Model confidence (mean pLDDT): 76 of 100. Bacterial RNase P class A from a Planctomycetia bacterium, 425 nucleotides, folded computationally. The source organism's lineage runs through Bacteria, Pseudomonadati, Planctomycetota and Planctomycetia. It matches the Rfam family "Bacterial RNase P class A". The family's RNA type in Rfam is ribozyme. Of the family's consensus pairs, 95% are formed in the model.
């Protein structure tokens, strides 16, 4: 300088106006009020994923003697932590030259059950072609032997060739993701761990190392009968159940209970079941207006069905509350290979309730496009630029109880480590 590999991080900045949500002070009006409305000023207001809601876990409310079964999720070891399925370290298995990645990474002699296609044959067994022995049949070149009419006759046997049948074998071939260890010699009709030496793999014993997962030696067994458990299943381990629409307070109206209230023997008309009742008017009592108070005046109301007053209890609209200062951020020391943990200083940074956090324009920055324009090259077709100007565009996604993770999506930038290969010093 090419290609990579890991991990941290950034998510446009400034001013000017208009707006929006919360919180402080001040001022008006209301008002028993720190409450309510209006106004003014001053500082604060999304994210690295705030999202999926996947896991854990604080809170809450509810259940709850103990066991066992079911159910769901997890699976090397050691640690981390409030806890996880998360994360560190490390082991092992794959993959990459390599920095590095990726692995539900316990159990296939407890049982079921699956292995697609091609394949004989996918699970205990079994043979498609080949190789091999015996038997039969056929051929009669070629060997040997007999008969003979001596002819290139004829018979018989044997090596051989071909056909078949009933065996053997699993080396070769071929099928597959996988076919029952692999290289070599002996053996064999042929042939096979059949027998050996090695080497690979499995049990089992000992001896070393590590907390442990392992991981190194040795010995000793022919022991070499597949794979799949994110199939069912066994085993170990850990889970009561539902959520801020949890939950707690206050309480309109409506239902529900319970208490309480003063009317009139008085005046007129009307009705009548002859008990009495409506209505208007008087006195009388409560209660309100106007009114600074008496007094005066005006309106309503005197009820035992209804309906008015107070009180209860449970609760609906609604509102308050939970609620944001916490396993918090930054910064510095120590401990630890690290994830994390001590401490020790500083900071406070949304708290909305269908949901604010926004538009508008200026200037500056980055980066992609398009156009002119310079400039350098030129084969005159056109290529390039750390060039100027002008126009256009820049994601992903929106807090709603509060942390800790995983996933997932994301325009474009930056910044450290390492690998490989390649120059040049």
């Nucleotide at each position: 300088g090419a290609a990579g590999c890991g991990g941290a991080c950034c998510g446009g900045g400034u001013g000017a106006u208009c707006g929006c949500c919360g919180g402080c002070c001040g001022c008006c009006g209301c008002u028993c009020g720190c409450g309510c409305g209006g106004u003014g000023g001053c500082g604060g207001g999304a994210g690295g994923a705030a999202a999926g809601u996947c896991c854990g876990g604080g809170c809450u409310c509810c259940a709850c003697a103990g066991g066992g079964u079911g159910c769901g999720a997890u699976g090397g070891u050691g640690g981390g932590u409030a806890a996880c399925g998360c994360c560190c370290a490390c082991c092992g298995g794959c993959c990459g030259c390599g920095a590095g990645g990726c692995c539900a990474g316990g159990g296939a002699c407890a049982g079921u059950g699956c292995c697609a296609c091609a394949g004989a044959a996918a699970g205990c067994a079994a043979a498609c072609c080949g190789c091999c022995a015996c038997c039969g049949g056929u051929c009669c070149u070629c060997c040997g032997c007999c008969c003979c009419u001596c002819g290139c006759g004829g018979g018989c046997g044997g090596c051989g060739g071909c056909c078949g049948a009933c065996g053997g074998u699993a080396a070769g071939g071929g099928u597959g993701a996988a076919a029952c260890g692999g290289u070599g010699a002996g053996g064999u009709a042929a042939g096979a761990g059949c027998u050996c030496a090695c080497c690979a793999g499995c049990a089992g014993g000992c001896c070393g190392g590590g907390u442990g997962a392992c991981c190194g030696g040795u010995c000793u067994g022919g022991c070499u009968c597949g794979g799949c458990a994110a199939a069912c299943c066994c085993c170990a381990u850990c889970g009561g159940g539902a959520g801020c629409a949890a939950g707690g307070c206050c309480a309109a109206g409506c239902a529900g209970g319970a208490a309480g209230a003063a009317g009139u023997u008085c005046g007129g008309c009307c009705c009548u079941u002859c008990g009495g009742g409506a209505c208007c008017g008087g006195c009388g009592c409560g209660g309100g207006g106007c009114g600074u108070c008496c007094c005066g005046u005006c309106c309503c109301g005197c009820a035992u069905c209804a309906g008015c007053u107070u009180c209860c209890g449970g609760g609906u609209c609604g509102g308050c509350u939970g609620c944001u200062g916490g396993a918090g951020g930054c910064g510095g020391c120590g401990g630890g290979c690290a994830a994390c943990c001590g401490c020790c200083g500083u900071c406070c940074u949304a708290g909305a309730g269908a949901a604010a956090u926004g538009a508008u324009c200026g200037c500056c920055u980055c980066u992609c496009c398009g156009g002119c324009c310079c400039g350098u090259c030129u084969g005159c077709g056109g290529a390039c630029g750390c060039g100027g100007c002008c126009g256009g565009g820049g994601a992903c996604a929106g807090a709603a109880c509060c942390c800790g993770g995983c996933u997932u999506a994301c325009a474009g930038g930056u910044c450290c480590g390492c690998u490989u290969c390649a120059g040049c010093c």